[in-house]
A computed fold for a 268-nucleotide RNA from an Actinomycetota bacterium, annotated as Bacterial large signal recognition particle RNA. The gene name in the source record is ffs. Its mean pLDDT, the model's own confidence on a scale to 100, is 77.
RNA sequence: CCGUGCUAGGCGGGGUGCUAGCGGUGCCCUGUCACCCGCAAUCCGCUCUAGCGGGGCCGAAACCCGACUUGAGGGGCUGGCCUUCGGGGUCAGUACGCUCCGGGCGGCGUUGACGGCCAGGUCCUGCGCGAUGUGGGCCCGCGAACCAGGUCAGGUCCGGAAGGAAGCAGCCUUAAGCGGAAGCCGCAGGUGCCGCAGGCAAGCCUGGCCCGAGCCAACCGGCGGCGGACACGCCCGGGGACUUCGUCUCGAGGGUCGGGGCGCACGG
Repeated sequence: CCGUGCUAGGCGGGGUGCUAGCGGUGCCCUGUCACCCGCAAUCCGCUCUAGCGGGGCCGAAACCCGACUUGAGGGGCUGGCCUUCGGGGUCAGUACGCUCCGGGCGGCGUUGACGGCCAGGUCCUGCGCGAUGUGGGCCCGCGAACCAGGUCAGGUCCGGAAGGAAGCAGCCUUAAGCGGAAGCCGCAGGUGCCGCAGGCAAGCCUGGCCCGAGCCAACCGGCGGCGGACACGCCCGGGGACUUCGUCUCGAGGGUCGGGGCGCACGG
């Protein structure tokens, strides 16, 4: 140096999620010269040398490690914006209520505006009266085939007779009950153009008196004033989507440099 057989090694890596942690299955990125089967999400296999089991291929050619750099992509923080839920009422911007000022189409007003005073009403309390309803008592009427009363024709029974007994119908009366009703007593209330007494801050209505010329609503405007409220804003807290100049972190792949490794057996 050649041939045969073997061994180490290789047949992808990363982010996220899960986990005490690691690897895998999941999702995503990168990348290709980049094997196959089985397992696996309220999961599978392991334990810091951290997938397991089975099979296959290449095989000392590969390959492995580190530093710097570049860098797809992912994650965290911060910020922005949108949305949603709960709470607050300290802020009081919008909205809302009242008020002030200005405008304002029109209306009312010397047959008296605005304002002031008085009386009455409306309102409340008590007493009374009335009406209504209801209960009771009095009164009136009706009211019992027998099991209520009286009188009981006829008939029946007892008796020798005199006489006696029970008693249907009829007639009279009444009980329970039913009905009526002016007046009497009690009770009730979404009861009253009622009466009396008292209260009555304001408003409204009616009337009278004084005064003597203004008054009024819709609507518009105001960095106007006051107020309460929580619909929005605002404040406090939570969730979600998007995004982020920034910052931290992981990082496939690329580039540069350095290091490790290039073994074993047999034969020629």